[in-house]
Molecule: small-subunit ribosomal RNA
Organism: uncultured bacterium
């Protein structure tokens, strides 16, 4: 909120309900009524009157022709009045349609009111009726009769209209009113009531009054300029028509003129207000119910009738369309109420009464009344009520979840006391209607009754936003309003428990206002975010100095007056038990007069000089335009001289040259351009402007104050102007030079280089009309601090004079305050503080594109969208990170050396292949002798095979039994069977009972090297022993951040000085630690031997000693401490003394904040997840040792600095007990037996090798080099086949120093020699150590890596291994063209033309009137014409 949809539903009030097809519409109602206007019929009943019957009559009954009344009452008729209201839609309409305030001296008015004056006397007719025909019907006709308040002449007219006249007001005017003479026209109708008088009602004329209307004006309210000009009765005159009226309304004639940028014409949409809804207002947005105006009534016309229509349920034409028909012709019009059918997301009963408002007709009674007023349906809005209250812990029972303790649903629930608003049931019973009438209705409402009974849902729960666990799912499935969630722990999906919100509802979903200052009037912006027109002249407009009168448009007085319908809103009070709801009264915006004031502002006058300009004296300028002019240079021309290369690159070629280039001298032709000066220097509005001369010429600029007197700024449109490129026409061309062609360059190279070359570059002329036409900064004016340059004029000081100085005014830079800005910056040449004017922005992309339109020879160039897609596009700053960016600086980084590897062989390890299996892990550096300090069994995690299921391994419960030892049988074993033996330990008299271990049983559960290192902890590794990474307070900064930490030295160092908005601080650096180098002291066994004795074949061997060596405790020692130089009297550097060591002495431990989802679930530990007679356990056997092949780490070598022999040289670190093992024997050996010693400063391991010394090899595939392989043995073990080490002996591959590429090291290092230890029953070419011999080189930081500071650019932050462009292919989606095709508007020509109004007509008809009559006036039909709807047609 006029809704919809989902779920879901108890009551009551009070409102509301086809928004879509102004489609179509079955049926039945929505406008009648008046007998008191008429006539005629019905009935009933009199009168007068003739009839029958009876009856002797009177009389009585019966029926009633004819006349003549009264009372009822009527389908049609005639006449009146009403039917133009009430209801309904909103299709048209951008319009005087609406609002709103006026006007009518341009006018109308039926019924009502009030008021004046009447109503006298006559005539013709017509429906109905009747006969009669036509037609199916609807409808007619012909004939005849008939009344009136129907229709018609005459009479009178107070007042009324019009003529002709006289006066006297009022108005701006056209004109209007009054008094008042004469002419002239024009009226009527009755009925009722009563004995009657008379009453009433109706009628005619005027006049006025009310309320209705009509026309007319100012103002005010949508979109487009990609609608820029429209207009022919069009504007306007006097004329005549016409109307109720004024008017080109309409006719003919004159005249050309109206509207239009203040937005006309065209197109598009709209019915308009009072409100509604929303906002703080200003506004925006809507026009549903209610109320007031208009429009339209199936579409289109068009007139009648009337007070009043161009008429929703009249009438005429004509179209579509639908029904009925006898096929001839007819009838029809729900956008009245209800109802149907279609559209549609969707919108109600074929309801009841006029009782009540109200409307028509009537004198009235009454009659109609689908307006109204109930009722019914529908949570569709508002409101207001309810589903219960109290107490109730055993914190029930289930549900959830749980760290297994518990929590939570939760006083909830049951269980007890109670209440009775709804809702049921009885009973009573209103108001609305002052008498009668109530459809709502036995309704509202009261009293009574019973029993908690019959009444809760819906959406959310990841943030914004109030509310969280769990289990399923596993980028699926599926959420999403924006951010976004889902890839195995999802507070986001689904489901369940709890929660939070609202509650007869809750949510979606659409629309509209707010938030949005996000069209900014209030209340924005325009150097870089989007956005100043390339510049200027200026028209309209906007805006505007001083002074003085005047006015009174705008303003002003909470100014007065009308008006602002009602209802709504507000605001006071009232009424329904309250509330919505209704009542009563009060207020408001505009607009229109109207009384006042006169600052400002506009208007009129008069003035002023200081804005603006003009005049006079100066100077400066590459300002413009046209003529001549000048010289260098480069080409190209011809001579001369002269010989082979020029020329050109990174480096070449293509070119040119022996036909004589290039260099060189001399001479000449021609184009273009103007070199020094030459400057953030000058001039010009911008573009733009540079040799000199000469004429012409535009603007500024300083001086001085004679003259104009606001002449101003600004500028939409318009006008001119505009680089370079293009583009026509003519010239003209030296040099550059687009396209072209060659050459290089490359993966290609349509390019960047080279060597050529045409359009053009260059003049006249004419176009184009843009550019980063940029200070990216529109134009004026005025104020606001300084400093220091420049260009041009001027004063004043000084001085003999020129400088200098100060000072003015105008232009041009640079710093830099205020302030301003998001910031960067900008900062009297403002991006500052006002003003006033133009221009121009409103998310990116689509796109400066399409369509249109204008301009242009073209090229294009101006204006200039949407559809459709994202959710960002962008600015400016900040930290990183990056650079084939700068700067400093360091590192075995590279250079310099030395020695490797990459090639052989063998070891090893990976990849890959292979297998039943080759268990897993590690993959640049930083995975690859990594894990693993040692895989025959075992390890082991793997296969095959064969075996157990509380299990090899724990805890818990019951029962048993010690535990344990030996042997025996099958079996590969595991195991399975049967035997022997054994009787322990505590507490107890004894049964027994306990501890520990075992066995059996059942479950809880154990197990897992089964996943996930992207769930973890822990540990590692790496940049990296690189110099760096924070923090506190305080400063600057809106803020990220910055400062410090950055500068200048210095350092191995963020090391240390100095400077500094900083000042201190932590965690790294260093030192503090261990070793190692000197030495002193202390102590001296198992170490040591000088001296002093013994003593040996020798020997610290002994006695003895601690002097030295060692050994290990304490100490010194080194700090740039000192000195010179350098430097900043710094820090530090270099040199020097000195000292064993000299500038961190040498080496180790030590790894900051952190990066790599680096590694590690298989050292452990650990979440979830799997598995559970297996992915757990055991057992043989097998595999990890495979082998086309690849790669990596080594080991041995290729040999002469060597190999081989032989010879009492010199170590160090460290192990040794199931152990190292001397010394002997034996073996060629490996080893064996036998064995001293020694848990060690003693004893063994323990031979140290290389070196040294001699002897040989003599440069070969060897006396190198050893691999392979045959044989024979030795060890270790339960076992050396797959698969172990060693030894002798025989064999003797490859291998002559290794491509590209590539490691490692700066000194006791590299390089070499060996030697020890761990692991380990055995097994080392790795590994961790350890001495011994002992080099070369480093000018130096240009380059490779890699690091570390500063400082730049950045569009990158997963950070350059980053981000990002097109082109293609393929498939949808959106829009442009696009031969054509098709519909739907609107305008214009032109044919044709109903129906009706006006006009003409005539040889038709004709009751009232004149007329004696003939016949007239008038009217009817009939045809003509204007014009005219629908229709053709273009």
């Nucleotide at each position: 909120c006029g809704a919809a949809c989902g779920c879901u539903g108890g009551c009551g009030g009070c409102g509301u309900g086809c928004c879509u097809c102004a489609u179509a519409c079955a049926u039945g109602c929505a406008a009648g009524u008046c007998g008191a206007a008429c006539g005629a019929g019905g009935u009933a009943u009199g009168g007068c009157g003739g009839a029958g019957u009876g009856g002797c009559a009177a009389c009585a009954c019966u029926a009633u022709a004819g006349c003549u009344g009264u009372g009822c009452u009527u389908a049609a008729g005639u006449g009146g009045c009403g039917a133009a209201c009430g209801g309904g839609u909103g299709a048209g309409u951008a319009a005087c349609a609406c609002g709103u305030a006026g006007g009518u001296a341009a006018c109308c008015u039926g019924c009502c009111u009030g008021u004046c004056a009447g109503a006298g006397g006559g005539g013709g007719a017509u429906a109905a009726c009747g006969u009669u025909u036509c037609g199916a019907a609807a409808g007619g006709g012909a004939c005849g009769c008939u009344a009136a308040a129907a229709c018609c002449g005459c009479a009178u007219g107070a007042g009324u209209u019009c003529c002709c006249g006289a006066g006297g007001g009022a108005g701006c005017a056209u004109u209007u009113u009054c008094u008042u003479g004469g002419g002239a026209a024009g009226a009527a109708a009755g009925g009722a009531a009563g004995a009657g008088a008379u009453u009433c009602u109706g009628c005619u004329g005027a006049c006025a009054g009310a309320g209705g209307g009509g026309c007319c004006u100012g103002c005010g309210g949508c979109c487009u300029a990609u609608u820029a000009g429209c207009u022919a009765g069009u504007u306007g005159g006097a004329a005549a028509g016409g109307u109720a009226a004024g008017a080109g309304c309409u006719u003919a004639c004159c005249a050309a003129g109206g509207c239009g940028a203040c937005g006309a014409u065209a197109g598009g949409u709209a019915g308009c207000c009072g409100a509604u809804c929303u906002g703080a207002g200003a506004g925006g947005a809507u026009g549903a119910a209610c109320g007031g105006c208009c429009a339209c009534a199936c579409u289109g016309g068009a007139a009648c009738u009337g007070a009043g229509a161009a008429a929703c349920g009249g009438u005429c034409c004509a179209g579509a369309c639908u029904c009925c028909u006898a096929c001839g012709g007819g009838a029809g019009g729900c956008a009245g109420c209800a109802g149907u059918a279609g559209g549609g997301a969707a919108u109600a009963u074929u309801c009841g009464u006029c009782a009540a408002u109200g409307g028509g007709g009537g004198g009235a009674a009454c009659c109609c009344u689908g307006a109204a007023c109930g009722a019914g349906c529908a949570a569709c809005g508002c409101c207001g009520c309810g589903u219960g209250a109290g107490u109730g812990a055993a914190g029930a029972a289930g549900g959830u979840u749980u760290u297994c303790g518990g929590a939570u649903c939760g006083u909830a629930a049951a269980g007890c006391u109670c209440u009775g608003a709804c809702a049921c049931c009885g009973g009573g019973g209103a108001a609305g209607a002052u008498a009668a009438u109530g459809a709502c209705g036995g309704u509202a409402c009261c009293c009574g009754g019973a029993g908690a009974g019959g009444a809760a849902g819906c959406c959310a729960c990841g943030g914004c936003a109030a509310a969280c666990u769990a289990c399923g799912u596993g980028c699926c499935a599926g959420c999403a309003g924006c951010c976004g969630c889902g890839g195995u722990a999802a507070u986001a999906c689904g489901u369940a428990g709890g929660u939070g919100g609202c509650a007869a509802g809750c949510g979606u979903u659409g629309u509209c206002c707010g938030g949005a200052a996000u069209u900014a009037u209030u209340g924005g912006g325009c150097g870089u975010a989007a956005a100043g027109c390339g510049c200027g002249u200026g028209u309209a407009g906007a805006c505007g100095g001083u002074u003085a009168u005047g006015u009174a448009a705008g303003c002003g007085u909470g100014g007065g007056u009308g008006u602002a319908a009602a209802a709504u809103u507000c605001c006071a009070g009232g009424g329904c038990u309250c509330a919505a709801c209704c009542c009563u009264g009060g207020g408001c915006a505009g607009c229109a007069g109207u009384a006042u004031g006169a600052a400002c502002u506009g208007c009129a006058u008069a003035a002023c000089u200081u804005g603006a300009g003009u005049a006079c004296g100066g100077g400066a300028g590459a300002g413009g335009c046209a003529a001549g002019u000048g010289g260098a240079a480069u080409u190209c021309c011809c001579a001369g001289u002269g010989u082979a290369g020029c020329a050109g690159u990174g480096a070449a070629a293509u070119g040119c040259g022996u036909a004589g280039a290039g260099a060189u001298u001399g001479g000449g032709a021609g184009g273009a351009a103007c070199a020094c000066c030459a400057g953030u220097g000058g001039c010009g509005a911008a573009g733009g402007c540079g040799g000199c001369u000469u004429g012409c010429u535009g603007g500024a600029c300083c001086g001085c104050a004679a003259c104009u007197g606001a002449c101003g700024u600004u500028g939409a449109g318009a006008c001119g102007c505009g680089a370079a490129a293009g583009c026509c026409a003519g010239g003209g061309g030296a040099g550059c030079a687009a396209a072209c062609g060659g050459g290089a360059u490359u993966a290609g190279a349509u390019a960047c280089c080279c060597c050529g070359g045409u359009a053009g570059u260059c003049c006249u002329g004419g176009c184009c009309g843009u550019a980063a036409a940029c200070g990216a900064u529109g134009g004026u004016u005025a104020c606001u601090a300084g400093g220091u340059g420049u260009a041009g004029g001027g004063g004043g000081u000084a001085u003999c004079g020129a400088c200098c100085c100060c000072u003015c005014c105008u232009g041009u830079g640079c710093c830099g305050c205020a302030g301003u800005g998001a910031a960067c910056g900008c900062a009297c040449u403002a991006a500052g503080u006002a003003a006033c004017c133009c221009g121009c922005c409103u998310g990116a992309g689509u796109a400066g594109u399409a369509c249109g339109a204008u301009c242009g020879c073209a090229a294009g160039a101006u204006u200039g969208a949407a559809a459709c897609u994202c959710a960002a596009a962008g600015g400016a700053a900040u930290u990183g990170a990056c650079g084939g960016g700068g700067g400093c600086c360091c590192g075995c980084a590279c250079a310099a050396g030395c020695a490797g590897u990459g090639g052989a062989g063998c070891a090893u390890g990976u990849g890959g292949u292979u297998u039943a299996a080759u268990u897993c892990g590690a993959c640049g550096c930083g995975a690859c002798c990594c894990g693993a300090a040692g895989a025959a069994c075992c390890u082991u995690a793997c296969c095959a095979g064969g075996u157990c299921u509380u299990g090899a391994c724990a805890u818990c419960u019951a029962u048993c039994u010690a535990a344990g030892g030996g042997a025996g049988u099958a079996g590969a074993g595991a195991u399975a069977c049967a035997c022997c033996u054994g009787u322990g330990c505590c507490u107890u008299u004894u049964u027994a009972g306990g501890a520990a271990a075992g066995a059996u049983a059942a479950g809880a559960c154990a197990g897992g090297u089964g996943g996930u290192g992207c769930a973890u902890g822990g540990u590692u590794g790496u940049c990296g022993u690189c110099a760096g990474c924070u923090c506190g307070u305080g400063u600057c900064g809106u803020g990220a951040g910055a400062u410090g930490u950055u500068g200048g030295g210095u350092u191995a160092a963020g090391u240390c000085c100095c400077g500094c908005a900083a000042c201190g601080a932590g965690c790294g650096c260093a030192a503090c630690c261990c070793u190692u180098g000197a030495u002193g002291u202390c102590g001296g066994u198992u170490g040591c031997c000088a001296g002093c004795a013994g003593g040996u074949a020798a020997a610290g061997c002994u006695g003895g000693g601690c002097a030295c060596u060692c050994c290990g405790g304490c100490g010194u020692g080194a700090c740039u401490g000192c000195c010179g130089u350098a430097g900043a009297g710094a820090a530090u550097a270099c040199g020097g003394a000195g000292g064993a060591a000299g500038g961190u002495g040498g080496g180790g431990a030590u790894g900051a904040c952190g990066u790599c989802a680096a590694a590690u679930c298989a050292u452990c530990a650990u979440g979830c997840c799997c598995u559970a007679u297996a992915u757990g356990a055991c057992c043989u056997g097998g595999g990890c040792u495979a082998c086309a092949c690849a790669c990596g780490u080594g080991c041995u070598a290729c040999a002469a600095u060597g190999g081989g022999g032989u010879g009492a040289a010199c170590a160090a670190c460290g192990g040794g007990a199931a152990g190292c093992g001397a010394g002997g024997c034996a073996g060629c050996g490996a080893u064996g037996c036998c064995g001293a010693g020694c848990g060690g400063a003693a004893c063994c391991c323990u031979a140290a090798a290389a070196a040294c010394a001699c002897c040989u090899c003599u440069c070969a595939g060897u006396u190198c080099g050893g691999a392979u392989u045959g044989c024979a043995g030795g060890c270790u073990g339960c076992a050396a086949c797959u698969c172990g080490c060693c030894u002798g002996c025989a064999u003797g591959a490859a291998g002559u120093c290794g491509g590209a590429a590539u490691u490692g090291c700066u000194a006791g290092u590299a390089a070499u020699c060996g030697c020890g230890g761990a692991u380990c029953a055995g097994c080392a070419a790795g590994c961790c150590g350890c001495g011994g011999u002992g080099a070369a080189u480093a000018c130096g930081u240009u380059c490779c890596c890699g690091g570390g500071c500063c400082u730049u650019g950045u569009a990158c932050a997963c950070a350059c291994c980053g981000c990002c462009c097109g082109u293609c292919a393929c498939a949808c989606c959106a829009c442009g063209a696009a031969a054509g095709u098709u519909g739907a508007c609107a305008a214009c020509g032109c044919c044709c033309g109903a129906a009706g109004u006006c006009g003409g007509u005539g040889g038709g008809g004709u009751a009232a009137c004149c007329g004696c009559a003939a016949g007239g006036a008038g009217c009817c039909a009939g045809c003509c014409g204007c014009g005219g709807a629908a229709g053709g047609u273009g």